[in-house]
RNA sequence: AAUAAAAAACGGCAAACCCGUCGAAAGGCGGGGACGCAAAGCUCAAGUGUCUUAACUUUUGCACCUGGCGGCUAAGGGUGCAAAGGCAUGAUUGACUGGCUGCACUG
Numbered sequence: 001a002a003u004a005a006a007a008a009a010c011g012g013c014a015a016a017c018c019c020g021u022c023g024a025a026a027g028g029c030g031g032g033g034a035c036g037c038a039a040a041g042c043u044c045a046a047g048u049g050u051c052u053u054a055a056c057u058u059u060u061g062c063a064c065c066u067g068g069c070g071g072c073u074a075a076g077g078g079u080g081c082a083a084a085g086g087c088a089u090g091a092u093u094g095a096c097u098g099g100c101u102g103c104a105c106u107g
Base pairs, nucleotide, nucleotide: 012037013036017032018031019030020029021028022027035094041100042099043098046097047096048095049092050091051090056086057085058084059083060082061081062080063079064078065077066076068072
């Protein structure tokens, strides 16, 4: 200096859940709280996976307008609402891997 690994010490972080807050949601932040963690520190402008579906888009249904006409109302078009599908530009590091950094002891 590098690699692997058990125990100990000083400590560190904080799952679920609850309260508040931001967000369309996933989820984030703050407080409480500890299931656990040797990187449960950082990195998503690192790759992959996973989650959400606002916006966008497709289809269907309903209502209205347009359209032609004497009333009524066809095709087509437009607007609004609802449902279903597609899709991250959103989220996730306590998803995996990669990268960076770090405490203590011993062989």

This is a predicted structure of a 107-nucleotide RNA (c-di-GMP-I riboswitch aptamer).
Of the family's consensus pairs, 95% are formed in the model.
The coordinates come from a structure-prediction model, not an experiment, and the mean pLDDT is 75.